Transfer RNA from Patescibacteria group bacterium UBA1372, 72 nucleotides, folded computationally. The coordinates come from a structure-prediction model, not an experiment, and the mean pLDDT is 81.
RNA sequence: GCGCCCAUAGUUCAAUGGAUAGAAUGGGAGCCUGCGAAGCUUCUGAUGAAGGUUCGAUUCCUUCUGGGCGCA
Numbered sequence: 001g002c003g004c005c006c007a008u009a010g011u012u013c014a015a016u017g018g019a020u021a022g023a024a025u026g027g028g029a030g031c032c033u034g035c036g037a038a039g040c041u042u043c044u045g046a047u048g049a050a051g052g053u054u055c056g057a058u059u060c061c062u063u064c065u066g067g068g069c070g071c072a
Base pairs, nucleotide, nucleotide: 001071002070003069004068005067006066007065010025011024012023013022018055026044027043028042029041030040031039048064049063050062051061052060
């Protein structure tokens, strides 16, 4: 330099054009308990950036940023 893949919650992952972006785990509060742990209830929190297509984009297209793999 060229090609391919990835980027969603604090963390690990879903969601291949439509409904409130969902789950586990984590964190806060409450219930329970003699006190804890466990369990139960509830709250919390996310689409890397900028454009484009579309009535509608996490999803499709372009560029950029970051990471990984391969070739040279």